[in-house]
Molecule: transfer RNA
Organism: Proteobacteria bacterium bin106
RNA sequence: GCUCAAGUGGCUCAGUGGUAGAGCACACCCUUGGUAAGGGUGAGGUCGCGGGUUCAAUUCCCGCCUUGAGCU
Numbered sequence: 001g002c003u004c005a006a007g008u009g010g011c012u013c014a015g016u017g018g019u020a021g022a023g024c025a026c027a028c029c030c031u032u033g034g035u036a037a038g039g040g041u042g043a044g045g046u047c048g049c050g051g052g053u054u055c056a057a058u059u060c061c062c063g064c065c066u067u068g069a070g071c072u
Base pairs, nucleotide, nucleotide: 001071002070003069004068005067006066007065010024011023012022013021018055026042027041028040029039030038048064049063050062051061052060
């Protein structure tokens, strides 16, 4: 330098055009003599950045950044 993959709550991941979800973690409540386990409720993400297409973009297209793999 070239090719490919990935980037989504604190962590691990899903979601492939119609206003973003799960598990764990966190807060409060229930339960207990007290913990743990269990149950309920809640908070937390402008989806890596900037453009484009579209009535509408996490999703499609272009560029850039970061990480990983490969080629030279």